Transfer RNA from a Planctomycetota bacterium, 75 nucleotides, folded computationally.
The organism belongs to Planctomycetota, within Bacteria.
It matches the Rfam family "tRNA".

[in-house]
RNA sequence: GCCAGAUUAGCUCAGCGGUAGAGCACUGCUUUCGUAAAGCAGGGGUCAUCGGUUCAAAUCCGAUAUCUGGCUCCA
Numbered sequence: 001g002c003c004a005g006a007u008u009a010g011c012u013c014a015g016c017g018g019u020a021g022a023g024c025a026c027u028g029c030u031u032u033c034g035u036a037a038a039g040c041a042g043g044g045g046u047c048a049u050c051g052g053u054u055c056a057a058a059u060c061c062g063a064u065a066u067c068u069g070g071c072u073c074c075a
Stems, first nucleotide, its partner, number of pairs: 001071007010024004018055001026042005048064005
């Protein structure tokens, strides 16, 4: 340099045009002599960035950035 994949909650991920979600973690409460476990409730999101298409974009298209893997060239 080229090709492919990935980027969504603190972490791991789902969702692939029509109200953004799960598990774990976190906070409060219940329970317990106390802790853990368990149960109930709650908080937490510019869906990497910019632009385009559309009545409507996390989702489709383009560019950019970062990460991962592969290939190639030079030294």